The RNA shown here (transfer RNA) has 74 nucleotides and comes from Endomicrobium sp.

[in-house]
RNA sequence: CGGGGUGUGGUGCAGUUGGCUAGCACACUCCCUUGGGGUGGGAGAGGUCGCUGGUUCAAGUCCAGUCGCCCCGA
Numbered sequence: 001c002g003g004g005g006u007g008u009g010g011u012g013c014a015g016u017u018g019g020c021u022a023g024c025a026c027a028c029u030c031c032c033u034u035g036g037g038g039u040g041g042g043a044g045a046g047g048u049c050g051c052u053g054g055u056u057c058a059a060g061u062c063c064a065g066u067c068g069c070c071c072c073g074a
Base pairs, nucleotide, nucleotide: 001073002072003071004070005069006068007067010026011025012024013023019057028044029043030042031041032040050066051065052064053063054062
């Protein structure tokens, strides 16, 4: 320098012909259960989807640029 992959709550991930209020597990907070703790059950808070722009009635999902990380090539 060229090519490919990847980036979604604290952590790990799903979201695959664009279409309701972006979900799951663990973690966290509260409640029940216990003599107390653990386990189990119930409720809840937390993300605008790396960043910027574009297409569209509508984008996490398409397009362009850009940044981080990984791989391949030179």
Overview
Lineage of the source: Bacteria > Pseudomonadati > Elusimicrobiota > Endomicrobiia > Endomicrobium. It matches the Rfam family "tRNA". The sequence was found in a public genome assembly. The prediction has a mean pLDDT of 81.